[in-house]
RNA sequence: AUCUUAUCGAGAGAGGUGGAGGGACUUGGCCCGACGAAGCUUCGGCAGCGGCUCAUGAAGAGACUGUGCCAAUUCCAGGAAAGAUAAGAG
Repeated sequence: AUCUUAUCGAGAGAGGUGGAGGGACUUGGCCCGACGAAGCUUCGGCAGCGGCUCAUGAAGAGACUGUGCCAAUUCCAGGAAAGAUAAGAG
């Protein structure tokens, strides 16, 4: 790479750098962006899945650990062998 299972209407932003794009792909919309996009980075935060600890009759709690995430329902609708994340298999 690939396969399986679960989840995706909740939650959480500031600084530095950078310099024009971004919201996965595609069609159509809508939106964010020089009052500074993506990317990189520092700090902060959130709490989904696994671990750990604590607790309960059960439901839970803690951000300690492995990951993840921090505009808008996965931004909306159609499409596609859709996409993302976690855990497991390999």